[in-house]
The prediction has a mean pLDDT of 84.
Transfer RNA from Thermanaerovibrio velox DSM 12556, 75 nucleotides, folded computationally.
It matches the Rfam family "tRNA".
Taxonomically the source falls in Thermanaerovibrio velox (Bacteria, Thermotogati, Synergistales, Thermanaerovibrio).
RNA sequence: GGGUGGUUAGUUCAGGGGUAGAACGCCUCCUUGACGCGGAGGAGGUCAGAGGUUCGAAUCCUCUACCACCCACCA
Numbered sequence: 001g002g003g004u005g006g007u008u009a010g011u012u013c014a015g016g017g018g019u020a021g022a023a024c025g026c027c028u029c030c031u032u033g034a035c036g037c038g039g040a041g042g043a044g045g046u047c048a049g050a051g052g053u054u055c056g057a058a059u060c061c062u063c064u065a066c067c068a069c070c071c072a073c074c075a
Stems, first nucleotide, its partner, number of pairs: 001071007010024004018055001026042005048064005
């Protein structure tokens, strides 16, 4: 330098046009002598950034940034 995949909650990841979820973690309550386990509820998101397409974009297109892998090149 070329190519492919990825970036979504604190973490690990789903969701591939109709307005965002799970598990674990965190908080509150119940339970217990207490802790843990268990049960119920809750908070937490500019969906990496910008632009475009669309009635509507996390999702499609373009550019940029970062991460991983493959190929090529140089010393």
RNAcentral holds the sequence, with entries from ENA and GtRNAdb.